A computed fold for a 334-nucleotide RNA from Candidatus Metalachnospira sp., annotated as Bacterial RNase P class A. The model forms 97% of the base pairs in the Rfam consensus. Taxonomically the source falls in Candidatus Metalachnospira (Bacteria, Bacillati, Bacillota, Clostridia). Its Rfam family is "Bacterial RNase P class A". It is annotated as a ribozyme. Rfam's curators write: Ribonuclease P (RNase P) is a ubiquitous endoribonuclease, found in archaea, bacteria and eukarya as well as chloroplasts and mitochondria. The gene name in the source record is rnpB.
RNA sequence: UGAGUAAGCCGAACAGUCGCGCUUGUUAUGCAAGUGAGGAAAGUCCGGGCUUCAUAGGGCAGGGUGCCGGUUAACGGCCGGCGGAGGCGACUCCAGGGACAGUGCAACAGAAAUAAACCGCCCGCUUUGCGGGUAAGGGUGGAAAGGCAAGGUAAGAGCUUACCGCCGUCCUGGCGACAGGACGGGCUCUGUAAACCCCACCUGAAGCAAGGCCCGAGUAAAACAAUGGGAUAGCCCGUCCCGUUUUGACGCGGCCGCAUGAUGACGCCGGCAACGGCGUACCAAGAUAGAUGACUGUUUAAGACAGAACCCGGCUUAUAGACUUGCUCACAUA
Repeated sequence: UGAGUAAGCCGAACAGUCGCGCUUGUUAUGCAAGUGAGGAAAGUCCGGGCUUCAUAGGGCAGGGUGCCGGUUAACGGCCGGCGGAGGCGACUCCAGGGACAGUGCAACAGAAAUAAACCGCCCGCUUUGCGGGUAAGGGUGGAAAGGCAAGGUAAGAGCUUACCGCCGUCCUGGCGACAGGACGGGCUCUGUAAACCCCACCUGAAGCAAGGCCCGAGUAAAACAAUGGGAUAGCCCGUCCCGUUUUGACGCGGCCGCAUGAUGACGCCGGCAACGGCGUACCAAGAUAGAUGACUGUUUAAGACAGAACCCGGCUUAUAGACUUGCUCACAUA
């Protein structure tokens, strides 16, 4: 200097004029002060807080997760590790328990896909064919009776040996997933569980249009009925209540919920980190046909993706452009 990789932060600011929403004060028909969309507000993919069912609960089914440890209100999130794959590397990715509990599947090609012989090699014979042996070489395929080398054999084969691989036992290190080592061994009938399944752990449903209060209105008919009906999640047990179901008629409006938070900012301490603890200062949008707009000037890379509707922690997706830091590789110079 270039290329790459991992993170952080911004994505607008200031001034003036006019116009909007909320809160507070006030002399309340007005004025003043303060304040007013995001890093994803999007998707609705997860997890909760909160509300109701409800006065508790147990079991089965269903659903979710799946290496180890930590963190958290919780999670399928995040952090740190282990193993595997990719990359020269920094780093990135993994739907990562079990195939010796059982069942299923492996199309096509191929001789054969739970054990087989097409070509080939060797031996024999009545020799252009037949019989026997073989699975080392070739072909098919994603996968064909462990891999490579040597010895051995009629030709071959873990048939034998060394190394690797696999299995078993023991030792060492580690909280653990695992790693390393020693000894021994049949030398081995493949793969697949984002197929059914087994194992371990977790798990109620519905949702702010939840729910509560005020005002207004306040019914008609039919069916079942205690050996019944209903609620409690789908079923059962248990518990509780006394009514339950169907059809028709009436049915407006206002207030609360509604923003003080498992929050955010700054500093210190602990921790590899995620994160936790303590302290300081402060209050940061609450609309309900739905508010933050228009113009001018200056700075400027800011001209992209894009607008809260109960709240929060994540994940995923979209994104013009600017800045900062760590690390890796290549080249050049000293």